The part of an RNA shown here (large-subunit ribosomal RNA, half B) has 1181 nucleotides and comes from a Candidatus Pacearchaeota archaeon. Rfam family: Archaeal large subunit ribosomal RNA.
Context: one part of a larger RNA
RNA sequence: ACCAACCAAGGGAAUUCGGCAUAUUAGUCCCGUAACUUCGGUUGAAGGGAUGUCUAUCUUUGUUGCAUUAGAAAUUUUGUGGCAUUGGUAGAUUACAAUAACAAGGAUGGCCCGACUGUUUACCAAAAACGUAGCCAAGUGCUAAUCCGAAAGGACUUGUAUACUUGGUGAGACCUGCCCAGUGGUGGUGUCUGAAACCCCUUUUCAAGGGGGCUAAGGCCCAUCAAACGGCGGGAGUAACUAUGACUCUCUUAAGGUAGCGUAAUACCUUGUCGUCUGAAUGGCGACUUGCAUGAAUGGUUUAACGUGGUUGUCACUGUCCCUGGUUGGGACCUUCUGAACACACUACGUGGUGAAAAGGCCACGGAAAUCUAGUGGGAAGCGAAGACCUUGUGGAACUUUACUGCAACUUGUUGUUGUAAUUUUAAUUGGGAUGCAUAGCAUAAGUAGGAGCGUCGAGGCGCUGAUUUAGGUUGGCGCGGAGCAAAAUUGUAAUACUACUCAUUUUGAUUAAAGUUGCUUACCAUAUCUUGGAACAGCAGCAGGCGGGCAGUUUGGCUGGGGCGGCGCCCUGUCGAAAAGAUAUCGAUAGGACCCAAAGACAAGCUCAUCCGGCUUGGAAACCCGGAGUUGAGUGCGAGGGCAAAAGCUUGUCUGACUGUAUUCUGAAAAGCAAGGAAUGCAGGGACGAAAGUCUGGCCUAGUGAACCCACGUGCUUUUUUAAUAGAAGCCGUGUCUGAUAGAAAAGUUACCCCAAGGAUAACAGGCUUGUCGCACCCGAUAGUCCAUAUUGACGGUGCGGUUUGGUACAUCGCUGUCGGCUCUUCCUAUCCUGGGCGUGCAGAAGCGUCCAAGGGUGUCGGAGUUCACGCAUUAAAAGGGAUCGUUAGCUGGGUUAAGAACGUCGCGAGACAGUUUGUAUGAUAUCUACUAGAUUUGUUGUUGUCUGAGUGGAACGAACUUGUAGUACGAGAGGAACCAGGUUCGGGUGCCUCUGGUGAGCAGUUGUCACAUGGCAGGCUGCAUAGCUACGCACCGUACUGAUAAGAGCUGAAUGCAUCUAAGCUCGAAGCAGUCCGCAAAACGAGACAACUAAGGCCGUCAUAGAAGAUGACGUUGAUAGAAUUGGAGUGUAAGGCAGGAGCUUCGGCGACUGUUUCAGCUCACAAUUACUAAAAGC
Repeated sequence: ACCAACCAAGGGAAUUCGGCAUAUUAGUCCCGUAACUUCGGUUGAAGGGAUGUCUAUCUUUGUUGCAUUAGAAAUUUUGUGGCAUUGGUAGAUUACAAUAACAAGGAUGGCCCGACUGUUUACCAAAAACGUAGCCAAGUGCUAAUCCGAAAGGACUUGUAUACUUGGUGAGACCUGCCCAGUGGUGGUGUCUGAAACCCCUUUUCAAGGGGGCUAAGGCCCAUCAAACGGCGGGAGUAACUAUGACUCUCUUAAGGUAGCGUAAUACCUUGUCGUCUGAAUGGCGACUUGCAUGAAUGGUUUAACGUGGUUGUCACUGUCCCUGGUUGGGACCUUCUGAACACACUACGUGGUGAAAAGGCCACGGAAAUCUAGUGGGAAGCGAAGACCUUGUGGAACUUUACUGCAACUUGUUGUUGUAAUUUUAAUUGGGAUGCAUAGCAUAAGUAGGAGCGUCGAGGCGCUGAUUUAGGUUGGCGCGGAGCAAAAUUGUAAUACUACUCAUUUUGAUUAAAGUUGCUUACCAUAUCUUGGAACAGCAGCAGGCGGGCAGUUUGGCUGGGGCGGCGCCCUGUCGAAAAGAUAUCGAUAGGACCCAAAGACAAGCUCAUCCGGCUUGGAAACCCGGAGUUGAGUGCGAGGGCAAAAGCUUGUCUGACUGUAUUCUGAAAAGCAAGGAAUGCAGGGACGAAAGUCUGGCCUAGUGAACCCACGUGCUUUUUUAAUAGAAGCCGUGUCUGAUAGAAAAGUUACCCCAAGGAUAACAGGCUUGUCGCACCCGAUAGUCCAUAUUGACGGUGCGGUUUGGUACAUCGCUGUCGGCUCUUCCUAUCCUGGGCGUGCAGAAGCGUCCAAGGGUGUCGGAGUUCACGCAUUAAAAGGGAUCGUUAGCUGGGUUAAGAACGUCGCGAGACAGUUUGUAUGAUAUCUACUAGAUUUGUUGUUGUCUGAGUGGAACGAACUUGUAGUACGAGAGGAACCAGGUUCGGGUGCCUCUGGUGAGCAGUUGUCACAUGGCAGGCUGCAUAGCUACGCACCGUACUGAUAAGAGCUGAAUGCAUCUAAGCUCGAAGCAGUCCGCAAAACGAGACAACUAAGGCCGUCAUAGAAGAUGACGUUGAUAGAAUUGGAGUGUAAGGCAGGAGCUUCGGCGACUGUUUCAGCUCACAAUUACUAAAAGC
């Protein structure tokens, strides 16, 4: 130094991210208390006063003694004493100070957030997060819902809707808008869809199988629900200044954001604009508001009280600071004893260079005698930890979801457990009954056939009462009653009575089936274990459908000037790159392909194109025609390249070779292997065209593509069961359907809660290289400057330098080089801001402008912001720019960035995310080497001692301003207005000191509490003063000197160049700069120096301090004042103890009594001085 404390003049937050830390305040009593308010609070608001001791008096309470009253007593009444205690009053009295110590709120204003007390990340987050009362929604009728469990069983609960569960919001106040298109919940409905079971059909029979039908939930569909998840627009125009737009038009949506609030914990731009607080405000508050991206229970806006929450003011207060200093204790240091851990290649200098681009070791130069001790932390890209950031891994985990695939749970149907009865409905079959209206016709003609009868076994009609209806009739039942109806005629498509059959509609009964409903009780279930209740339901089990991140297992591509986003350079083709064999890369350049064509294919024959010239009615530059030239300048389906003229182009004719089988070669794929695909060449078969030779296995050639499994197809081939055969099945061949991440997995996200492995194969910081960008300079000289390029300005362009910007790169570092800013401290550069010296000027002076030399010194304070930067206020001679691993974290800080918590806005279905915002959040360590700052030792020089020199080295030892005289002078029309030189003062810096001033301070005194009491101790108590010492805030000093050599510059003489010329030879000047002068260190200066004296000197030892960490240095050692003690002086404090006297009063008259005076400038103390050998410095080595 550090740690823990104490004190500080003057200033008082200037410190800092921020008043962090410190200080202030403090108890009790009295007075007095604002805004606001939920009237309770706020409140101890704020602010002010009092407070000790003694004496007396009154008083409260307790206890006790005596006397007394009442009572049998316990006890009680009254009075009076003692002790203790409560509160008041009066007087006296002391100190700087009376809650005297300890203990013990600093206060207040504005805003944000959260209502509050409470809870939380044991061990970095206490918060705005969680909770909360209150509000809302949903579920649930008890064998409840919800939850745990495989089940049995259990929780809620021995509770019952004023209850419980789940979710959202979060006191109170005022409120809570619009949207149901999406997702989700709930309800409903039936043309559709929809599994198993069941029914039907089918596979010749059986069966597996196949097909069809019926059907539940679900889907689809229709509604509804937002205090469910959530969402809540754009473009034009318009008012008589302008601006704005009440208004209009238009597109569009499910609806288009209402009330509020609003630059916000939300606002990018942004330090928005205005006001206010300040000297100055990226801050606070209040407004405005064009809200990137506010907004209503994902609650909106307010709000008293509350908060170790966040933010910003004011007062008080202070060592936070200006600007440090002193003191105490611990520790450090020294001696002795004990004695680790980690770690250890080494014999471990600097600068420059080199080099895997950042060297103690290499190269060069310089330095360096060796060793020890205490320190400081620059370096050892120091130690600690196989980097947490980043990338990679066909690594992991956790979480999410409309990733993939499953599972539980739930739900629906069906079967079993599972019996019985009634009834309703529907369907089918069957029996009975009834009905059947175009018009015409008497009139309600179902159809066909028979048919001349039918009827007293009771017709028509009437009365009562039903059914039906086309409202006119038809048809039943009962009663009266007693004879008609058909045929014929008419109408009409059809003719009626009566009988039989049939059709349609309807009604009624039966059987079968299905469904529904309602019973029963014996399965089964529940229950007070004995009866009740439920009941073939439920439950359980099987099968089947739906739903299903509740749970599980997994996946979530590659290339890549890091990764991501983007792109596809992921398959194929042409050309260039490509360097004349072949091959050849880049997220190199360029153009394409994933087709098309039944002719745009094959063959044969014929023809010649583009373009140009000449000619010809309409006719023109260009239509069709004629003649000529015409080697490809056209065309060839599509890019490019290559090719092609009696053709590979164009036209016509005939065809289908755009065949089958088989074999080989080339390519795909350079030089190993390799698939699909592509191309070429044969042979055989059977064809096309051509007279023939011959050509033809698609397109003039090079792109136009796809494995295996499964499936389908084929007059295909082979095998095979029963067999006489078919059918079936399998295999082979061929064809088709696919993998574009294209030699072909079936596949979404998040991680800041993260983990592992690896990587400097690969990013972020710093370094290296580069220097587009950046900064600076130069060349040219258009323009401006009245004229005039170069006093000043300096376009368009050009050339460099630097390595402080930002990039590029990926060379070093991922078994780890600590990342922004500030503080502290040092050094260097100059491209100079000031100070110094010059030159030019569009320089009168003054003030400037430009420029040259010059790096000695200086270059500051404050406001807001984490800021660097930038901005601002006031100063100043000036408030220059940079480097040193963006100097500096084994030096500090930790505000920012950049972890785990939390919030807002935005994005995302979600987990989560955001170079968006906000709040909160651990900074390790005993220094081995080197380096540096100091102090010592040894050896050499050298025999000892002393005194010097000074090679070298360090320094800024000084720098600047203001002011007076010069002088109101020079200059100037005036206004204004210098200088040389000579003084003074101030600021900054340095060195030394303590007389003064201030601080601290042994000490002295006062005093509180307590212990002990003649003194005194402890709280290292509090308060006042203070010596020495140490100190700054105090004091003193720091030559305008002078010399030498120079820079820019100014000159002399003077040629080259008969002149001129500061230069070439020579010479003179010239700066705060350089070298001296001045102050330090320095003979280890290996070139180791000089001089003088001497034969001894020094050390140990002892007493010490003008010295001091240890060593060292210095004084003394009896011939002595070195230290102690004593005495005296001086200094500090402030008048001791004891005695005597006084003292407000009280008194039992004995006395008690704070305090005062005097004895007493006393007592106490001292780090100072003198005197004095009393003690110790003996002896000795």
Source information:
The prediction has a mean pLDDT of 80. The RNAcentral record of the full RNA draws on ENA.